[in-house]
């Protein structure tokens, strides 16, 4: 420097044709337990990387920027 996939909850993903953002582990409470671990039930927890543009309406479609991983080329 092109090209391809990624960036969405702490973490590890999903999110279908543009129309209320979502599991599982984690955390917290409560039950249960003599205590704990498991197990059940409930609670929190989001700048969908970042800025603009489309649109009645954008995680999701254009365009630009930063990051990640992985290919290709070029030059000394």
């Nucleotide at each position: 420097g092109c090209c391809u996939g990624g960036g969405u909850a702490g973490c590890u993903c999903a999110g279908u044709c543009g129309g209320u953002a979502g599991a599982g582990c984690a955390a917290c409470g409560c039950a249960u337990u003599c205590g704990u671990a498991a197990u059940g039930c409930g609670u929190a927890g989001g700048u969908c990387a970042g800025g603009a543009g489309u649109u009645c309406g954008a995680a999701u479609c254009u365009c630009c920027u930063c990051u990640c991983a992985g290919g290709c080329u070029c030059c000394a």